[in-house]
Molecule: RNase P RNA; transfer RNA
Organism: marine sediment metagenome
């Protein structure tokens, strides 16, 4: 400088006061002794006790939970651990089954939002342009030989001739040009198909990265990584670790929805018992072709001077007692368990109301501030029981303890 | 105390997960001698408040705050 737990939230004495129990007692008075808000009593968010609904029955529908094991009366709670995420660490945090059962949704942007071909890339086919290359013709400017070498002597030259030279003559070959077929390669345009490597859009683009290959690519092939399956190892188990194989359909299930597992509903203003009043009342409407019976529908069940809705009425004015505070109860010890949390043994009883009490002064100690040597000042934060438990979440002024990291 | 609903502009209310909208209101301007009607434009939102799913939330999930109802006997 942090991290995790656990605890306090004031003590003690005096006086006045309020509230419940129990007692004396002159019995509507007084007067004594005892109790007398929390850690959250809060919100009411979850589990249960308890109550009642004639049985508490069976489907469908609806809610709930959702990684493993274990604790518990039960839980969405708790404690241990896996994985996934963040911190350098102590550590914190995660509603963490199933997208490959099938719908749907993924605005806008993008060719495309789930099995995609717009640009690029490649490849084959048409057409056009263009070089190269082959084969065919044809031509050799300037009145005249492209070039080479050969024939020939009809033509030119030359010579009487015969014959010579040399050709502009024959033909061959070579080069140039043009012209027309073809191969070939390049480019452009359409048409057919290849490819998910690059570009662009996005939150999200059909595993990623790399290197080999390939017409161009491509998990096509290798490495490594992610992510499935399959055998083996260690765990109870979630789940590690090796080896292996095909190379692999994004995201949302706090969308409906498959899957496992729980659930009958109301709620102490529940209900039970006890009693007083008066209009046991009016009007509608619905019922044995089936009212109503505690969330919806069907089935089974019971089975009706009954049930809705609306005004009036009474009343001791949410009447009284009871339910109501000994309880899955607090503390201590031992034992069992890493824990959570069980289990013996000891001990204690600690609000229960009229929805209403729990308050205040004052003295000293303690606490915080200011001066410090006496002294002076201040004085609390959240909030406040209502059948009753176990959690969970929410607030909270200050303060003690204690395990640990991590810097110097 | 127990049950249950509901929180969007000054009001009173809409909105399939996809850029929060209508009446009325209030400004301002035109009509009129003035008002009022009306007719043009304009104004105006931490969708109580934090936090999470989701790419993305008024809308789906917790938690929190704040307003509303409803529940005694006779029955």
């Nucleotide at each position: 400088a942090g991290u995790a737990a656990a605890c306090c939230g004031a003590g003690c004495a005096g006086c006045c006061g309020c509230g419940g129990a129990g007692g004396c007692g002159a019995u509507u008075a007084g007067c004594c002794u005892u109790c007398g808000a929390g850690g959250a009593a809060a919100g009411u968010c979850c589990g249960a006790g308890c109550u009642u609904c004639g049985c508490a029955g069976g489907g469908c529908a609806g809610g709930g939970u959702g990684c493993u094991g274990g604790g518990u009366a039960a839980c969405a709670c708790c404690c241990a651990g896996u994985g996934g995420g963040g911190g350098c660490g102590a550590c914190c945090u995660u509603a963490a089954g199933g997208a490959a059962a099938g719908u749907g949704c993924c605005a806008c942007a993008g060719a495309a939002a789930a099995a995609a071909a717009c640009c690029g890339c490649c490849c084959g086919g048409c057409a056009c342009u263009c070089a190269a290359c082959u084969g065919a013709a044809g031509u050799g400017a300037u009145u005249a030989u492209u070039c080479a070498g050969g024939c020939u002597u009809u033509u030119u030259c030359u010579g009487a001739g015969a014959g010579g030279c040399a050709a502009u003559g024959c033909a061959u070959g070579a080069c140039a040009c043009u012209u027309c077929a073809g191969u070939u390669g390049a480019g452009u345009g359409c048409c057919g198909g290849g490819u998910a490597a690059g570009g662009a859009u996005g939150c999200a683009a059909c595993g990623g990265u790399g290197u080999g290959g390939u017409a161009a690519g491509a998990g096509c092939g290798c490495a490594c990584c992610a992510g499935c399956g399959g055998c083996c190892u260690g765990g109870u188990g979630a789940c590690u670790g090796g080896c292996u194989g095909g190379c692999u359909a994004g995201g949302c299930a706090a969308a409906c929805c498959c899957c496992a597992c729980c659930u009958g509903a109301a709620g102490c203003a529940a209900g039970a018992c006890u009693g007083a009043a008066u209009a046991g009342g009016a009007g509608g409407g619905a019922g044995a072709u089936g009212a109503a019976g505690u969330u919806g529908c069907c089935c089974g069940c019971u089975g009706a001077a009954u049930c809705c809705c609306u005004c009036g009425g009474g009343u001791a004015u949410g009447a009284g007692u009871c339910g109501c505070u000994g309880g899955a109860g607090g503390u201590a010890u031992c034992a069992g368990g890493c824990a959570a949390c069980u289990g013996a043994u000891a001990u204690c009883c600690a609000a229960g109301a009229u929805a209403g009490a729990u308050g205040g002064c004052u003295g000293c100690u303690a606490c915080u501030c200011c001066a410090u040597u006496u002294g002076g000042a201040g004085a609390c934060a959240c909030a406040g029981a209502a059948c009753u438990c176990g959690g969970c979440u929410u607030a909270c002024a200050g303060g003690u303890u204690u395990g640990c990291u991590c810097a110097u | 105390g127990c049950c249950g609903a509901c929180g969007u502009a000054g009001c009173u209310c809409a909105a399939c997960g996809g850029u929060a909208g209508a009446g009325c209101g209030u400004c301002u301007g035109a009509u009129u001698u003035g008002u009022a009607a009306u007719c043009a434009g304009a104004u105006g939102g931490u969708u109580g408040g934090a936090g999470g799913u989701u790419c993305a939330a008024u809308u789906c999930c917790u938690c929190u705050c704040g307003u509303c109802g409803g529940c005694u006997c006779c029955a």